[in-house]
The prediction has a mean pLDDT of 87. THF (Tetrahydrofolate) riboswitch aptamer from Candidatus Izemoplasma sp., 92 nucleotides, folded computationally. Its Rfam family is "THF (Tetrahydrofolate) riboswitch aptamer". Rfam links the family to the GO term tetrahydrofolate metabolic process.
RNA sequence: UUCAGAGUAGCUAUGUCGCGUUAAGUGUUAUACCAUGGGAUGUCGGGUAUAAACGAACACACUUGUGGCGGUGACGUAGCGCGUCCGCUGAU
Numbered sequence: 001u002u003c004a005g006a007g008u009a010g011c012u013a014u015g016u017c018g019c020g021u022u023a024a025g026u027g028u029u030a031u032a033c034c035a036u037g038g039g040a041u042g043u044c045g046g047g048u049a050u051a052a053a054c055g056a057a058c059a060c061a062c063u064u065g066u067g068g069c070g071g072u073g074a075c076g077u078a079g080c081g082c083g084u085c086c087g088c089u090g091a092u
Stems, first nucleotide, its partner, number of pairs: 002091004010080009019070003028052007038086005058067003
């Protein structure tokens, strides 16, 4: 010098334990803010708050349980997984 590799936020599937079903949550839009490979920076990716719109599947048995439903929450596992510059590892 060149080539390759590791590594983020997250995404998908699945298991377990929960939440809601008296409707929260999930998803959509707008605004503001925040964090995001080891460092810096960054969004059409992620999170939080506010506002708006939209929106659902309960059933059975009996006093408490079971089975469902929700594009539901967390954790575990597997797979996928940084744009620019610099760095790390290996080879050259």